[in-house]
RNA sequence: CGGGUCGGUUAGGCCAUCGCGGCACGCAGUGUCGAGGAAAGUCCGGGCUCCGCAGGGCGGGAUGGUGGGUAACGCCCACUCGGGGCAACCCGCAGGCCAGUGCCACAGAAAACAGACCGCCUGCUGCUGGUCCCCAGCGCAGGUAAGGGUGAAACGGUGGGGUAAGAGCCCACCAGCGCUUCAGGUGACUGAGGCGGCUUGGCAAACCCCAUCCGGAGCAAGGUCGAGCAGGAUACGUCCGAGGGCUGCCCGCCCGAGUAUCCGGGUUGACCGCUUGAGGUCCGCGGCAACGCGGCACCCAGAUGGAUGAUGGUCCACGACAGAACCCGGCUUACCGACCGGCCCGUCCC
Numbered sequence: 001c002g003g004g005u006c007g008g009u010u011a012g013g014c015c016a017u018c019g020c021g022g023c024a025c026g027c028a029g030u031g032u033c034g035a036g037g038a039a040a041g042u043c044c045g046g047g048c049u050c051c052g053c054a055g056g057g058c059g060g061g062a063u064g065g066u067g068g069g070u071a072a073c074g075c076c077c078a079c080u081c082g083g084g085g086c087a088a089c090c091c092g093c094a095g096g097c098c099a100g101u102g103c104c105a106c107a108g109a110a111a112a113c114a115g116a117c118c119g120c121c122u123g124c125u126g127c128u129g130g131u132c133c134c135c136a137g138c139g140c141a142g143g144u145a146a147g148g149g150u151g152a153a154a155c156g157g158u159g160g161g162g163u164a165a166g167a168g169c170c171c172a173c174c175a176g177c178g179c180u181u182c183a184g185g186u187g188a189c190u191g192a193g194g195c196g197g198c199u200u201g202g203c204a205a206a207c208c209c210c211a212u213c214c215g216g217a218g219c220a221a222g223g224u225c226g227a228g229c230a231g232g233a234u235a236c237g238u239c240c241g242a243g244g245g246c247u248g249c250c251c252g253c254c255c256g257a258g259u260a261u262c263c264g265g266g267u268u269g270a271c272c273g274c275u276u277g278a279g280g281u282c283c284g285c286g287g288c289a290a291c292g293c294g295g296c297a298c299c300c301a302g303a304u305g306g307a308u309g310a311u312g313g314u315c316c317a318c319g320a321c322a323g324a325a326c327c328c329g330g331c332u333u334a335c336c337g338a339c340c341g342g343c344c345c346g347u348c349c350c
Base pairs, nucleotide, nucleotide: 001346002345003344004343005342006341007340008339009338010337012315013314014313015312016311017310018309020034021033022032023031024030025029036321040332041331043330044329045328046327047326048218049217050216051215055251056250057249058248060214061213062212063211064210065079066078067077068076069075080094081092082091083090084089095209096208100207101206102203103202104201117148118147119144120143121142122141123140124139126138127137128136129135130134156174157173158172159171160170161169175199177196178195179194180193181192182191183190184189222272223271224270225269231263232262233261234260235259236258243255244254245253246252279298282295283294284293285292286291316319
């Protein structure tokens, strides 16, 4: 210098005037604060609130290598294993198919307690032919998974022995499986070795099994104050009990004198919850890291017809995606540009 890979920052700046919402005060005013990295999707996890929670049984959902972080998580960090890349690095829905059941399209003879289409081999007291003690073709009865062909996948691979031809039938090495010893590691796992029978397809994002976790509903939660109103009809029931609760269901238990449906009538106000919080900045310490601990100083939107804008000036690289509505931690998605840093590969120069 070129190419690549990973991570981070920023999101037009400044001035003046006029507005809008919150708060404070000495209230015609002054002071101060006023959207985001995603405020978004509402996909996970929690706080908070209300309801529920004697006991037993059945079911449902989520997660899925190991260790750690955290309030918690399906998130994050580190590592292991598998895959990709020359590398930096990236990707992984990464428990179990010798508990059981099920599925494996098309092609193919056969797709899972295998299977003879071609081929190869043997026999025939079968046929035909020939150059006739033999050979070829056809037929029949068998053997064979070495070779061909099909497929995403064909029941270990290579070599040798063996055989009529073949085959873990036998042997050596390799792969894989089961058991086991030693060493390293908290662990997943890794390295080295021994023994065994010779061999066991894939799919669990199929049912299912195993382990761990999980009550329901949500700020229109929930609470306080105020205003207003008119009742009627039908059905069931008051211990021979309607109806309701145990918030997935059942058993079982409990409450119980009113309840259910329809028609009609009234209200459309105010306040709390509401923003000080698992809060953020800086410094120090511990840790590879996620993160934790301590110290200092800080308050940073809180509306409810719902604020965050307009005009003028000036500068530049001419400005994207988009806007709070109870609050946090994540994930995912959208995004004009600009800037910074680590590492890898290649080339050249010193």
This is a predicted structure of a 350-nucleotide RNA (Bacterial RNase P class A) from Nesterenkonia natronophila. The coordinates come from a structure-prediction model, not an experiment, and the mean pLDDT is 77. Of the family's consensus pairs, 98% are formed in the model. Rfam family: Bacterial RNase P class A. Its family is annotated with ribonuclease P activity, dimeric ribonuclease P complex and tRNA processing in the Gene Ontology.